[in-house]
RNA sequence: GGGUCCAUAGCUCAGUGGUAGAGCAUUUGACUGCAGAUCAAGAGAUCGCUGGUUCAACUCCGGCUGGGUCCU
Numbered sequence: 001g002g003g004u005c006c007a008u009a010g011c012u013c014a015g016u017g018g019u020a021g022a023g024c025a026u027u028u029g030a031c032u033g034c035a036g037a038u039c040a041a042g043a044g045a046u047c048g049c050u051g052g053u054u055c056a057a058c059u060c061c062g063g064c065u066g067g068g069u070c071c072u
Base pairs, nucleotide, nucleotide: 001071002070003069004068005067006066007065010024011023012022013021018055026042027041028040029039030038048064049063050062051061052060
C1' cells in the first nucleotide's frame, strides 16, 4: 500500500427496513444472626463519527476514526 471482517448497556453478545433485547455485573426488596446462594422488582445503550437513500435506518450506500486478520 491492497483485500476482508468488526464497532450496540460497565463487560460478553443478539438484533438483515417499522420506536433495541439477553447473560453477567449493578441497585432495591424477600429469605438469612450477618453474608453468600436463590427468588422478585428496577435502573442502565442519542447503536463509533459524519453525509446520503427511504414515509421510516442499529439494519442499505459513501467518507472518516479505531481495532482484528490475510496478501505484498

The RNA shown here (transfer RNA) has 72 nucleotides and comes from Hofstenia miamia. It matches the Rfam family "tRNA". Rfam classes the family as a transfer RNA. The sequence is in RNAcentral, with records from Ensembl Metazoa.